The part of an RNA shown here (small-subunit ribosomal RNA, central domain) has 350 nucleotides and comes from an uncultured bacterium.
Its mean pLDDT, the model's own confidence on a scale to 100, is 89.
The full RNA is in RNAcentral, with records from ENA and SILVA.
Rfam family: Bacterial small subunit ribosomal RNA.
Context: one part of a larger RNA
RNA sequence: CUGGGUGUAAAGGGAGCGUAGGUGGCGUGCCAAGUCAGGAGUGAAAACCCAGGGCCCAACUCUGGGACUGCUCUUGAAACUGGCAGGCUUGAGUGCUGGAGAGGUAAGCGGAAUUCCUAGUGUAGCGGUGAAAUGCGUAGAUAUUAGGAGGAACACCAGUGGCGAAGGCGGCUUACUGGACAGUGACUGACACUGAGGCUCGAAAGCGUGGGGAGCAAACAGGAUUAGAUACCCUGGUAGUCCACGCCGUAAACGAUGAAUACUAGGUGUUGGGGCUCAUAAGAGCUUCGGUGCCGUCGCAAACGCAAUAAGUAUUCCACCUGGGGAGUACGUUCGCAAGAAUGAAACUC
Numbered sequence: 001c002u003g004g005g006u007g008u009a010a011a012g013g014g015a016g017c018g019u020a021g022g023u024g025g026c027g028u029g030c031c032a033a034g035u036c037a038g039g040a041g042u043g044a045a046a047a048c049c050c051a052g053g054g055c056c057c058a059a060c061u062c063u064g065g066g067a068c069u070g071c072u073c074u075u076g077a078a079a080c081u082g083g084c085a086g087g088c089u090u091g092a093g094u095g096c097u098g099g100a101g102a103g104g105u106a107a108g109c110g111g112a113a114u115u116c117c118u119a120g121u122g123u124a125g126c127g128g129u130g131a132a133a134u135g136c137g138u139a140g141a142u143a144u145u146a147g148g149a150g151g152a153a154c155a156c157c158a159g160u161g162g163c164g165a166a167g168g169c170g171g172c173u174u175a176c177u178g179g180a181c182a183g184u185g186a187c188u189g190a191c192a193c194u195g196a197g198g199c200u201c202g203a204a205a206g207c208g209u210g211g212g213g214a215g216c217a218a219a220c221a222g223g224a225u226u227a228g229a230u231a232c233c234c235u236g237g238u239a240g241u242c243c244a245c246g247c248c249g250u251a252a253a254c255g256a257u258g259a260a261u262a263c264u265a266g267g268u269g270u271u272g273g274g275g276c277u278c279a280u281a282a283g284a285g286c287u288u289c290g291g292u293g294c295c296g297u298c299g300c301a302a303a304c305g306c307a308a309u310a311a312g313u314a315u316u317c318c319a320c321c322u323g324g325g326g327a328g329u330a331c332g333u334u335c336g337c338a339a340g341a342a343u344g345a346a347a348c349u350c
Stems, first nucleotide, its partner, number of pairs: 003322004007304002012318001014201004021194003025088002028085004033081002035077008048066007091191001092188003095184004103177007110154001115149007125136002162169002206247006215241002220236004258317006266295013299306002323350003332343004
């Protein structure tokens, strides 16, 4: 390389959009590039294979046949692939009607709680722990009442509930705005799927500039514990956490499961729609489409388990794996302010 694989053994890119490319629905007609059939030429000889012959045999050698799986030319076929033309509506998209949602961005508003400040009441403790101490407090703390300031987060509702491509999204209101779903079957007529490069998004931490800073809290300080304690526990506490703008581009970025399409027993929850029947109503039964769970048959699987949301049966496209360590290291390159990220070996060794 081929092959075989990628939930957990090595292996699915963090996610999307999309270029090239690859692949592609149902009829009709034509072409004949691929494809198939016939013919011709060529495919040197030797070698190779088969059948015989010659050296006593064999190796070796001679004769005949085959083969040389190929290429070129030519005559046909038209099912399939492809090309051209012209259609179709089921794939895909648009329109119309309708409801659901923590989808996004911005602005405004609200209450509870913590902390701080001011004032009142009030007096000797408070706080903390396994026990303590550091700490706070007669300069009046803790507790309690009233008023004020400020920042951050939104109890209950809350739900293997909802939305989003993923990251993620949760007080309320308003404005702008994306997507999905159901119904209808009016319109376009294959416009599709995937997607190397590329572009965009991307938790937390971190970085830059400027704000903000209540609580929490790396670092740090002190008190304990301990043989020691650069920890676990306690008292404090700065970056940070928050906002704006700009970087970073990584995570057990996980369903450790790429995307798309079709098919393959059932049962039972839940969520958003539709239809039919029954019903005064609440609702009940049947059915259908979209999501989200559990159980389970066939099948699959090393087992665990998966099982219409497949890890089943098939097709298309992309990504990735190929013994452990060395090593996600070195070197080089690209990107980054830096931290570092991406790409990514070998010697050697088992």